Annotation
Predicted 3D model of a 73-nucleotide RNA (transfer RNA) from Candidatus Portiera aleyrodidarum. Taxonomically the source falls in Candidatus Portiera (Bacteria, Pseudomonadati, Pseudomonadota, Gammaproteobacteria). It matches the Rfam family "tRNA". The sequence is in RNAcentral, with records from ENA and GtRNAdb. The coordinates come from a structure-prediction model, not an experiment, and the mean pLDDT is 82.
RNA sequence: GGGUGGUUAGCUCAGAAGGAAGAGCAUCAGUUUUACAAACUGAGGGUCGCAAGUUCGAAUCUUGCACUACCCA
Numbered sequence: 001g002g003g004u005g006g007u008u009a010g011c012u013c014a015g016a017a018g019g020a021a022g023a024g025c026a027u028c029a030g031u032u033u034u035a036c037a038a039a040c041u042g043a044g045g046g047u048c049g050c051a052a053g054u055u056c057g058a059a060u061c062u063u064g065c066a067c068u069a070c071c072c073a
Stems, first nucleotide, its partner, number of pairs: 001072007010025004019056001027043005049065005
């Protein structure tokens, strides 16, 4: 230098065909307990790597860039 994959909540990951974002764990609050843990109930937490384009509408399609893993040279 060329190619392929990945980047979504604090962590691990879903989200086929564009219709507007979820799970588990963790955190916080409550119930329970003498107390802790466990269990149960609820809550908060997201510029979907960045920027632009297409579209009525983009996590999803297109382009560039960044980071990361692997392959080729």